The RNA shown here (transfer RNA) has 74 nucleotides and comes from Zostera marina. Model confidence (mean pLDDT): 80 of 100. RNAcentral holds the sequence, with entries from ENA and Rfam. Lineage of the source: Eukaryota > Spermatophyta > Mesangiospermae > Alismatales > Zostera.
RNA sequence: GUGAUAGUAACUCAGUUGGUUAGAGUCCCUGAUUGUGACUCAGGAAGUUGAGGGUUCGAUUCCCUUCUAUCACC
Numbered sequence: 001g002u003g004a005u006a007g008u009a010a011c012u013c014a015g016u017u018g019g020u021u022a023g024a025g026u027c028c029c030u031g032a033u034u035g036u037g038a039c040u041c042a043g044g045a046a047g048u049u050g051a052g053g054g055u056u057c058g059a060u061u062c063c064c065u066u067c068u069a070u071c072a073c074c
Base pairs, nucleotide, nucleotide: 001073002072003071004070005069006068007067010026011025012024013023019057028044029043030042031041032040050066051065052064053063054062
């Protein structure tokens, strides 16, 4: 340099052929339980879906550009 894949909560991930509140587990906070703690149970907080633009009534999803990481080739 060329091609491919991935980027979604603090971390690991799902999200279906575009459809109206973006979810799960871990972590964190509160409460219950316990002599205390752990475990368990209940509730809660946490997201401009890497960035920018386009298409559309509507975009995490489709298109373009760009950034980062990984892999292959040279």